A computed fold for a 77-nucleotide RNA from an uncultured Pirellulaceae bacterium, annotated as transfer RNA.
[in-house]
RNA sequence: CGGCAUGUAGCUCAAGCGGUAAGAGCGGUUGUCUUAUAAGCAACAGGAAGAAGGUUCAACUCCUUCCAUGCCGACCA
Numbered sequence: 001c002g003g004c005a006u007g008u009a010g011c012u013c014a015a016g017c018g019g020u021a022a023g024a025g026c027g028g029u030u031g032u033c034u035u036a037u038a039a040g041c042a043a044c045a046g047g048a049a050g051a052a053g054g055u056u057c058a059a060c061u062c063c064u065u066c067c068a069u070g071c072c073g074a075c076c077a
Base pairs, nucleotide, nucleotide: 001073002072003071004070005069006068007067010026011025012024013023019057028044029043030042031041032040050066051065052064053063054062
């Protein structure tokens, strides 16, 4: 320098044909239970989907550029 892949909740990951600003597990908070802690049970909070543009009636999803990470290749030596 080039190609490919990934980026969604604090962490690990989903789903869907472009159609409600999106779910799960773990974690967190509160309650319950216990002499107490853990475990269990119940409820709640937590996201505008890496950033910025574009297309569209409508974009997390399609297109462009950029950023981060990983892999492969090239260059240098």
It was read from a public genome assembly.